[in-house]
c-di-GMP-I riboswitch aptamer from a Desulfotomaculaceae bacterium, 94 nucleotides, folded computationally. It was read from a public genome assembly, where an Rfam model found it. Rfam family: c-di-GMP-I riboswitch aptamer. About the family: GEMM was predicted in a large-scale screen for bacterial structured RNA regulatory elements.
RNA sequence: CCCACGAAAGAGCAAACCUGGUGAAAGCCAGGGACGCAAAGCCACGGGUCUACGGUUGGGCUUUAUGCCGACUAUUGACAGCCGGGUUGCCGAA
Numbered sequence: 001c002c003c004a005c006g007a008a009a010g011a012g013c014a015a016a017c018c019u020g021g022u023g024a025a026a027g028c029c030a031g032g033g034a035c036g037c038a039a040a041g042c043c044a045c046g047g048g049u050c051u052a053c054g055g056u057u058g059g060g061c062u063u064u065a066u067g068c069c070g071a072c073u074a075u076u077g078a079c080a081g082c083c084g085g086g087u088u089g090c091c092g093a094a
Base pairs, nucleotide, nucleotide: 005092006091012037013036017032018031019030020029021028022027035081041087042086043085045084046083047082048079049078050077054073055072056071057070059069060068061067062065
């Protein structure tokens, strides 16, 4: 120095929840707040999950139509703190 690894120290991030904003929603952003985190930095590439404004409907309803309910749908949504992968990176005991 590299790979693996994760003791210590200094710093860092911030779940639930609350407030405000934003969005159809999932969610996201800001402030408060800490359950946790050595990549809990970044990237939706693979799997997975969530949502369904819009779309589809051959299912149900009756007031029969630009209707309601349900189901399906991410090619336009979301989650990197679900797993894998990619990429960048602080410290240095065993």